[in-house]
RNA sequence: CCUGAUGUAACUCAGUUGGUUAGAGAUCCCGUCUGAUACGCGGGAAGUCGGAAGUUCGAAUCUUCCCAUCAGGA
Numbered sequence: 001c002c003u004g005a006u007g008u009a010a011c012u013c014a015g016u017u018g019g020u021u022a023g024a025g026a027u028c029c030c031g032u033c034u035g036a037u038a039c040g041c042g043g044g045a046a047g048u049c050g051g052a053a054g055u056u057c058g059a060a061u062c063u064u065c066c067c068a069u070c071a072g073g074a
Stems, first nucleotide, its partner, number of pairs: 001073007011025003019057001027045006050066005
């Protein structure tokens, strides 16, 4: 320098023929349960989907550029 993959909650990930409110586990908080703790059960918190622009009535999802990490090639 070229090519490809990945980037979503503090963490691990799902969600892609574009469409209703962006989800799960784990974490944290409250309640319940217990003599108490843990487990279980109920509720809640935490995201502008890496950044910017474009296409579209509508973008996490499609296109372009940039950034970060990883892999391959020269």
Source information:
The RNA shown here (transfer RNA) has 74 nucleotides and comes from a Lachnospiraceae bacterium. Rfam family: tRNA. Rfam classes the family as a transfer RNA. Its mean pLDDT, the model's own confidence on a scale to 100, is 80.